[in-house]
Context: one part of a larger RNA
RNA sequence: CGUUAGAGUAUUGAGAGGAUUUUUCUAUAGUACGAGAGGACCUAGAAGGACAUACCUCUAGUAUACCAGUUCUUAUGCCAAUAGGAAACGCUGGGUAGCUAUGUAUGGAGAAGAUAACCGCUGAAAGCAUCUAAGUGGGAAGCUCACCUCAAGAUGAGUACUCUCUUUUUUUAGUUUUUAACUAAAAAAGAUCGGUCCCGGUAAGACUAACCGUUUGAUAGGUAUUAGGUUUAUAGCCAGUAAUGGAAGCAGCUGAAAUAUACUAAAAGACCGAGCGUU
Numbered sequence: 001c002g003u004u005a006g007a008g009u010a011u012u013g014a015g016a017g018g019a020u021u022u023u024u025c026u027a028u029a030g031u032a033c034g035a036g037a038g039g040a041c042c043u044a045g046a047a048g049g050a051c052a053u054a055c056c057u058c059u060a061g062u063a064u065a066c067c068a069g070u071u072c073u074u075a076u077g078c079c080a081a082u083a084g085g086a087a088a089c090g091c092u093g094g095g096u097a098g099c100u101a102u103g104u105a106u107g108g109a110g111a112a113g114a115u116a117a118c119c120g121c122u123g124a125a126a127g128c129a130u131c132u133a134a135g136u137g138g139g140a141a142g143c144u145c146a147c148c149u150c151a152a153g154a155u156g157a158g159u160a161c162u163c164u165c166u167u168u169u170u171u172u173a174g175u176u177u178u179u180a181a182c183u184a185a186a187a188a189a190g191a192u193c194g195g196u197c198c199c200g201g202u203a204a205g206a207c208u209a210a211c212c213g214u215u216u217g218a219u220a221g222g223u224a225u226u227a228g229g230u231u232u233a234u235a236g237c238c239a240g241u242a243a244u245g246g247a248a249g250c251a252g253c254u255g256a257a258a259u260a261u262a263c264u265a266a267a268a269g270a271c272c273g274a275g276c277g278u279u
Base pairs, nucleotide, nucleotide: 001153005164006163007162008161009160010159011158015150016149017148018147021049022048023047024046025045026044027043033038051107052106053105054104055103059101060100061099062098066094067093068092069091070090071086072085073084074083075082076081110145112144113143118138119137120136121135165277166190167189168188169187170186171185172184173183174182175181176180192274193273194272195271196270197269199213200212201211202210219265220264221263222261223260224259225258226257228254229253230252237246238245239244
């Protein structure tokens, strides 16, 4: 921009894409078959491989400053306690959320349809024979449907439901029953419905977009409590000459998590479309 007024919500599915994989074992059964050696079809069940999708409860990884330890150096006058730097964490031990796989869960269902090669039944032309000429049955990981995803720009633009379509002022023109009324056009301003921007954000994201919220509010931050992490903080006290150890004390600290709470910020606002609809 289109979809023939403009919107909101929910849908149909033309069409497109994906997937549709495979092994071993058990029972049937040491049966059918076979002199024996050997050894099934069919049917039912179980366990796997690879692949795909989703997720983070468990296991595992990461987690650039969440916790602790530790070396050198500089600084805060010194001790103590801390902070900066040490090749974009100095090194080391751990680790929440998130993200992930090696982890967890699920998936590949059909006694469907039409067929290929092929196998048939009936059967003439051609008294026989012949699966074929008329007719008719079976038959594949392949085709169609079934399963999953997208999908009305499917310009053939679909369907259903719901919502909105008014008022005032000024100017100009025209008509009439001419102190006025009506009609038409233009401009301006508001109301209605809807949308966009702005604003606070997100399990959404390169930007856009999508989605949520905007005081009739838990949207983000903060705060409180808790989970989880780290592992017993500083000062003072006690023991010891001291290094150090001990109690107070699962202490202190704590990014993303949970719950609660309007303390802070979502303030104030701006703009667009429609106006009864084939020009």